Source information
Model confidence (mean pLDDT): 80 of 100. Predicted 3D model of an 89-nucleotide RNA (c-di-GMP-I riboswitch aptamer) from a Pseudomonadales bacterium. The model forms 95% of the base pairs in the Rfam consensus.
């Protein structure tokens, strides 16, 4: 220095639920909780999943609907790119 990830340490995160709070929703965020987690640390490039009318733009038409653009969300679904604790043997 490297290193498979240990039944080791220190730290770290925090699903399912609950409660608040923001969103048209999936879902964010706070706070409690801990199922898991060695990249469950960043990243929406690929592939995938989920949203929907809230935005434009048309038609119909009386207030909502219908199609078209197009937007949006999950990094704890896998992949690809950056980063980085520890570290027995």
């Nucleotide at each position: 220095u490297c290193g498979a990830g240990a039944c080791a340490a220190a730290g770290g995160u925090a699903a399912a639920c609950c409660c608040g709070u923001c969103g048209a929703g999936a879902g964010g965020c706070g706070g409690g909780g801990a199922c898991g987690c060695a990249a469950a640390g960043c990243c929406a490039c690929c592939g995938g999943u989920c949203c929907u009318u809230a935005c434009g733009a048309g038609c119909a038409g009386g207030g909502u609907g219908c199609u078209c653009g197009a937007g949006g969300a999950c990094a704890g679904c896998g992949g690809a790119g950056c980063u980085g604790c520890c570290g027995c043997u």